[in-house]
Molecule: c-di-GMP-I-GGC riboswitch aptamer
Organism: Desulfobacterales bacterium
RNA sequence: UGUGAAAAAGGCAAACCUUUCGAAAGACAGGGACGCAAAGCUUCCGACCUAAGUCCUCACGGUGAGGGUAGGGUAGCGGGGUUGCUGAGA
Numbered sequence: 001u002g003u004g005a006a007a008a009a010g011g012c013a014a015a016c017c018u019u020u021c022g023a024a025a026g027a028c029a030g031g032g033a034c035g036c037a038a039a040g041c042u043u044c045c046g047a048c049c050u051a052a053g054u055c056c057u058c059a060c061g062g063u064g065a066g067g068g069u070a071g072g073g074u075a076g077c078g079g080g081g082u083u084g085c086u087g088a089g090a
Base pairs, nucleotide, nucleotide: 003087004086011036012035016031017030018029020027021026034076040082041081042080044079045078046077047074048073049072050071053069054068055067056066057065058064
């Protein structure tokens, strides 16, 4: 530097439950562990989710449905960038 096994020391924490925030997706905190060698950090690229606001269409005499989108989200969906513990073998 790359790399991850029969290691060692540790770390993180899915689903679910509860509080709070949010229109929502979802997020914080606590409990809890499905898993993770970066499941540390970062939306630059792709993907997916949401859409209160906004635009269009349809309907409606009462207030909705569908589509698009700014914006928001998922880093535990991939890729990229960046930082890091350890050392059997090579």